[in-house]
RNA sequence: GGGGCCAUAGCCAAGUGGUAAGGCAUGGGACUGCAACUCCCCGAUCGCCAGUUCAAAUCUGGCUGGCCCCU
Repeated sequence: GGGGCCAUAGCCAAGUGGUAAGGCAUGGGACUGCAACUCCCCGAUCGCCAGUUCAAAUCUGGCUGGCCCCU
C1' cells in the first nucleotide's frame, strides 16, 4: 500500500427495510426475624458522518476502532 471480517445496554447476544428479542450483572420491590433462594419491575438516538427510501440497526459511500490475510 491492497483486501476480507467485525462494531447493538456494564457484559454476552438475536434481529438482514416497517415499534430493537433474550440472558447475566447493577438498581427498586415482594418474600424472610436478618439473609440466601425464588418471583415481579426498570433501561439501548444500534461506533461516527452523509446518501437511498414514505420508512434504515438492516441497503450504499466515507471515516474511526479491533482482528486477520497478501505484498
Transfer RNA from an uncultured Bacilli bacterium, 71 nucleotides, folded computationally. The coordinates come from a structure-prediction model, not an experiment, and the mean pLDDT is 83. Its Rfam family is "tRNA". It is annotated as a transfer RNA.